Model confidence (mean pLDDT): 80 of 100.
This is a predicted structure of a 102-nucleotide RNA (Purine riboswitch aptamer) from Lysinibacillus alkalisoli.
């Protein structure tokens, strides 16, 4: 002296973590097959299908509607993923301070 930690200030060109927002896909959707439940019920498994697309395809209500039978209807609000943009703040670089080294 090289380095190593803490820190302060700049700066964010690249590249990166995390977080806002905003596009786009997907309407947390549809079919279809088995079983289940019965007005204090109306569910569950499981395949398919949707994406220049990986993952996910659920939860909580309301309104009708099925006279006890197999069959739901329609409507509200909560995400997540996967790309792109956007911004903030971090690592980071650059500089000086202090310790340790030597």
């Nucleotide at each position: 002296a090289a380095a190593u930690a803490a820190u302060u200030a700049a700066u964010g060109g690249g590249a990166u973590g995390c977080u806002u927002u905003c596009a786009u896909a997907u309407a947390a959707g549809u079919c279809u097959a088995g079983a289940a439940a019965u007005a204090u019920g109306g569910u569950c498994u499981a395949g398919a299908u949707g994406u220049c697309u990986c993952u996910a395809c659920g939860a909580g209500g309301u309104u009708a509607c099925c006279g006890u039978a197999a069959a739901u209807a329609a409507u509200c609000u909560c995400u997540c993923u996967a790309u792109g943009a956007u911004a903030g703040u971090g690592u980071g670089u650059u500089a000086g301070c202090u310790a340790u080294g030597g």
It matches the Rfam family "Purine riboswitch aptamer". Rfam describes the family as follows. Riboswitches are metabolite binding domains within certain messenger RNAs that serve as precision sensors for their corresponding targets.